Predicted 3D model of a 368-nucleotide RNA (Bacterial RNase P class A) from an Actinomycetota bacterium. It matches the Rfam family "Bacterial RNase P class A". It is annotated as a ribozyme. The sequence was found by an Rfam model in a public genome assembly.

RNA sequence: CGUGCAGCCCGGGUAGUCGCGGCGGCCUCUCGUCCGAGGACGGAGACCGUCGAGGAAAGUCCGGACACCGAAGAGCAGGGUGCUGGAUAACGUCCAGCCGGGGAAACCCGCGGGAAAGUGCCACAGAAAUACACGGCACGCCACGCCACGUGCGUUGGCUGUAAAGGUGAAAAGGUGCGGUAAGAGCGCACCAGCGCCGUGGUGACACGGCGGCUAGGCAAACCCCACCCGGUGCAAGGCCGAAUAGGGGAGCGUUCGAGGGCUGCUCGCCCGAUGCUUCCGGGUUGGCCGCACGGAGAUGCGUGGCAACACGCGUCCCAGAUGGAUGGCUACCGCUGACAGAAUCCGGCUUACAGGGCUGCUGUCGU
Numbered sequence: 001c002g003u004g005c006a007g008c009c010c011g012g013g014u015a016g017u018c019g020c021g022g023c024g025g026c027c028u029c030u031c032g033u034c035c036g037a038g039g040a041c042g043g044a045g046a047c048c049g050u051c052g053a054g055g056a057a058a059g060u061c062c063g064g065a066c067a068c069c070g071a072a073g074a075g076c077a078g079g080g081u082g083c084u085g086g087a088u089a090a091c092g093u094c095c096a097g098c099c100g101g102g103g104a105a106a107c108c109c110g111c112g113g114g115a116a117a118g119u120g121c122c123a124c125a126g127a128a129a130u131a132c133a134c135g136g137c138a139c140g141c142c143a144c145g146c147c148a149c150g151u152g153c154g155u156u157g158g159c160u161g162u163a164a165a166g167g168u169g170a171a172a173a174g175g176u177g178c179g180g181u182a183a184g185a186g187c188g189c190a191c192c193a194g195c196g197c198c199g200u201g202g203u204g205a206c207a208c209g210g211c212g213g214c215u216a217g218g219c220a221a222a223c224c225c226c227a228c229c230c231g232g233u234g235c236a237a238g239g240c241c242g243a244a245u246a247g248g249g250g251a252g253c254g255u256u257c258g259a260g261g262g263c264u265g266c267u268c269g270c271c272c273g274a275u276g277c278u279u280c281c282g283g284g285u286u287g288g289c290c291g292c293a294c295g296g297a298g299a300u301g302c303g304u305g306g307c308a309a310c311a312c313g314c315g316u317c318c319c320a321g322a323u324g325g326a327u328g329g330c331u332a333c334c335g336c337u338g339a340c341a342g343a344a345u346c347c348g349g350c351u352u353a354c355a356g357g358g359c360u361g362c363u364g365u366c367g368u
Stems, first nucleotide, its partner, number of pairs: 001364002004362007012334007020052006027045003031042005054340001058351002061349005066234004073268004078230005083097005098112001099110004113225002118223002120219003134166001136162003140159004144154003174192006193215002195212007238290004248281006260272004296318001298317008
């Protein structure tokens, strides 16, 4: 120096003034209720202190915590993952490896089990896309013709052999070369690729070496097979308090010989169930509190173990809880950095968006 690669941080600051929401403290009230008459509870207001949006809060793509249903079972269906070993509450995530692909490299990506269980597809082009062969090659065999009568020529007709040259294509019965053959062919040999067997190393995926002439492909992100995993619904979950109304009107089934309901969609099985259940029309409650962050798979410093993800131990800290939905306005100075963009139960990831600034390490080139 490179619009090279990987990771991390920031993304306005200071002061004053007015104004927001939560929590705590303290004071006031001509507010409401109760009562033993001065207190309690609730509400409102002022003042003081303290806390107050993100790295993605986005997407809703995965996994959970939590809550309710289910006496929570089995099977089928359906869905997910897919090399090996680890981490994790778990995951389709992360770490470390193996293999394959991309790149000059640092690094990045993964459609990563099975094609010998079965079915299916390989367009167009091409002679042909799993094999019959078209055209061709061959005197090896028969016939015929010619001749210089030779172990001759002619592939003219046929038999037989052939998958090597034939524009094509992603791919044409492993590739390249040599030998061999009537002409050809792993027919044989050398070097490679695949496959099988053996040995060595490794926890393993696999790697290396040796032997073998065994070689009709690819696609499963085609259906499918195999292995493992998965109950449903979701904070508008789910509880508590208060209050109000129309103790409303109708239909059907049933009462232990079981109507109806629940366990996902189905089946079995199990359970609940009798002034019961299902359903139609109509009416009332649109209030408050919890869930909701002093509790957690929390953040952080150090140490130990581990290549790492991470785990353990000790210490420190508390960092939003709205609900017609909280962060704003003004002034002055400084800076230059002009982004993407606002919590709604919460957490671990993944994906997407982001002007610009800074730091660390690696890689390439040039120079010293």